[in-house]
Molecule: transfer RNA
Organism: uncultured Clostridia bacterium
RNA sequence: GGGGAUAUAGCUCAGUUGGUAGAGCGAUGCGUUCGCAACGCAUAGGUCAUGGGUUCGAGUCCCACUAUCUCCA
Numbered sequence: 001g002g003g004g005a006u007a008u009a010g011c012u013c014a015g016u017u018g019g020u021a022g023a024g025c026g027a028u029g030c031g032u033u034c035g036c037a038a039c040g041c042a043u044a045g046g047u048c049a050u051g052g053g054u055u056c057g058a059g060u061c062c063c064a065c066u067a068u069c070u071c072c073a
Base pairs, nucleotide, nucleotide: 001072002071003070004069005068006067007066010025011024012023013022019056027043028042029041030040031039050064051063052062053061
């Protein structure tokens, strides 16, 4: 220098032909208990790495760019 992969909640990860952003764990509160754990219920937490474009509508399609991993030279 060139090719490929990944980037979504605090962590690990889903997200179906483009149509309301989710799960598990964790956090907080409540119930249960003498208390804790466990269990049940509820709540909070997201500029979908970043910047543009297409579209009525983008996590998803297109372009650029950044970081990490990997292959070739």